[in-house]
RNA sequence: GCCGACGUGGCUCAGUGGCAGAGCGAACCCUUGGUAAGGGUUAGGUCGUGGGUUCGAUUCCCACCGUCGGCUCCA
Numbered sequence: 001g002c003c004g005a006c007g008u009g010g011c012u013c014a015g016u017g018g019c020a021g022a023g024c025g026a027a028c029c030c031u032u033g034g035u036a037a038g039g040g041u042u043a044g045g046u047c048g049u050g051g052g053u054u055c056g057a058u059u060c061c062c063a064c065c066g067u068c069g070g071c072u073c074c075a
Base pairs, nucleotide, nucleotide: 001071002070003069004068005067006066007065010024011023012022013021018055026042027041028040029039030038048064049063050062051061052060
């Protein structure tokens, strides 16, 4: 330099055009003499950035940034 995959809550990931979710984690409550386990409730997201298409974009298109993998050239 070229090609590909990925980027969504603190972490791991789903969601492939129409209200952003799950598990774990966090806070609080119930339960206990106390702790753990168990149960319940709540909070937490500019969906990597910028543009485009669309009535409508996490989703489709383009560019860029980042992570990972592969290939190639020079030293």
This is a predicted structure of a 75-nucleotide RNA (transfer RNA) from Candidatus Woykebacteria bacterium GWA1_44_8. Its Rfam family is "tRNA". About the family: Transfer RNA (tRNA) molecules are approximately 80 nucleotides in length. By type it is a transfer RNA. Taxonomically the source falls in Candidatus Woykeibacteriota (Bacteria, Bacteria candidate phyla). The sequence is in RNAcentral, with records from ENA.